Background: Model confidence (mean pLDDT): 76 of 100. The RNA shown here (FMN riboswitch aptamer (RFN element)) has 147 nucleotides.

RNA sequence: GCACGUUCUCAGGGCGGGGUGAAAGUCCCCACCGGCGGUGAUGGCGCAACAGUGCCCAAGCCCGCGAGCGCUCCAGGGUUCUGGAGGUCAGCAGAUUCGGUGCGACUCCGAAGCCGACGGUGAUAGUCCGGAUGAAAGAGAACGGCA
Numbered sequence: 001g002c003a004c005g006u007u008c009u010c011a012g013g014g015c016g017g018g019g020u021g022a023a024a025g026u027c028c029c030c031a032c033c034g035g036c037g038g039u040g041a042u043g044g045c046g047c048a049a050c051a052g053u054g055c056c057c058a059a060g061c062c063c064g065c066g067a068g069c070g071c072u073c074c075a076g077g078g079u080u081c082u083g084g085a086g087g088u089c090a091g092c093a094g095a096u097u098c099g100g101u102g103c104g105a106c107u108c109c110g111a112a113g114c115c116g117a118c119g120g121u122g123a124u125a126g127u128c129c130g131g132a133u134g135a136a137a138g139a140g141a142a143c144g145g146c147a
Base pairs, nucleotide, nucleotide: 001146002145004144005143006142007141008140009139010138016030017029018028019027031127032126033116034115035065036064037063038062043056044055045054046053047052060114061113068092069091070089071086072085073084074083075082076081096112097111098110099109100108118130119129120128
């Protein structure tokens, strides 16, 4: 150093105020939050000092991934419910524009927008409760293997 092996550790934030109502953290007005990898012109620290160049940080809505739903299979139950397995398998899997700067930006600056699994609930949930002391994208460490 590595498209390698084993083990271990880590790996998600947010309803505060007001209104209506019998009842709402679920509706309405204001508010609040943003997983992982990639890309990346701001910024930070260096090298060089003419050009340039290395490292770190850096996007909810650009590209991809994850959990979840679904689906398939198995078991139970007996009429659409529970548990287990598979993990892309039919399928679902969100959401951005305008202006500015510039050679170059859906990433910077400004403005206005938009999005958020499933089940539960006295009333419709990104923010409450639950599966979940779970799983996992991935990050790191130790030991080993190979060069």